About this RNA:
SAM riboswitch aptamer (S box leader), 106 nucleotides, folded computationally. The coordinates come from a structure-prediction model, not an experiment, and the mean pLDDT is 83.

């Protein structure tokens, strides 16, 4: 890198360090950021897998492996529907696509 599958509206810092970027990629928006970005450490959240316990269709713990800690996966991109507009088109909803994370596979 590829395939399958589950989940993606909740939750998580007035800390230390650092010193200019960040929000996956492309495009367009819209945002965050010197009242301090990314990264690192600490802290925290969650409970996918393992583990342990139990009153075992499961529940609890948070010990191990991951993950996560602005905004719905920040929004749009493709298709369909509804509503409004003379119309270009706008808004909303559903689905697809893309993506993220876990587990499994080849």
């Nucleotide at each position: 890198a590829c395939c399958u599958u589950a989940u993606c509206a909740a939750g998580a810092g007035u800390g230390a360090u650092g010193g200019a970027g960040g929000g996956a990629a492309u495009a367009g928006g819209c945002c965050c950021u010197a009242u301090g970005a990314a990264g690192u450490c600490c802290g925290g959240c969650a409970a996918c897998c393992g583990g342990u316990a139990c009153a075992c269709g499961g529940u609890a713990c948070a010990c191990g492996g991951u993950g996560c800690c602005a905004a719905g996966u920040c929004c749009u991109a493709c298709a369909g529907a509804a509503u409004g507009u003379u119309a270009u088109u706008a808004u909303u909803c559903u689905g697809a696509g893309a993506g993220a994370u876990g587990a499994g596979g080849a």